[in-house]
RNA sequence: CUCAUCAAGAGAGGUGGAGGGAAACGGCCCGAUGAAGCCCGGCAACCCGCCUGCCUGGUCGCAGGAAGGGUGCCAAUUCCGGCGGAACGCAAUCCGCGAGAUGAG
Numbered sequence: 001c002u003c004a005u006c007a008a009g010a011g012a013g014g015u016g017g018a019g020g021g022a023a024a025c026g027g028c029c030c031g032a033u034g035a036a037g038c039c040c041g042g043c044a045a046c047c048c049g050c051c052u053g054c055c056u057g058g059u060c061g062c063a064g065g066a067a068g069g070g071u072g073c074c075a076a077u078u079c080c081g082g083c084g085g086a087a088c089g090c091a092a093u094c095c096g097c098g099a100g101a102u103g104a105g
Stems, first nucleotide, its partner, number of pairs: 001105006011040001013039003019030003025081003041074003046070003050065005078099001082097005
């Protein structure tokens, strides 16, 4: 840089001790009825490999499955913030873009 996804899902465990919500800032929250981190556990199914079916029949491809390996994830929509539009008395709300996160190139 490109593509895909982001409303679902995931412990009343151990350790640890004050912070955390993946930069900053602002909001709003979580936290000694114990934060982060680590261990165990779990969720999901993006990639690899595996299984089944279809097509093809050299390969590729499509659909489904299972979760062995590589990531990822396990409060709140990506917790909410920006820009444009729709709707609207206000607000809630909806769509697109941007930003960000994760995976694969």

The RNA shown here (SAM riboswitch aptamer (S box leader)) has 105 nucleotides and comes from a soil metagenome. It matches the Rfam family "SAM riboswitch aptamer (S box leader)". Rfam links the family to the GO term regulation of gene expression. The RNAcentral record of the sequence draws on MGnify.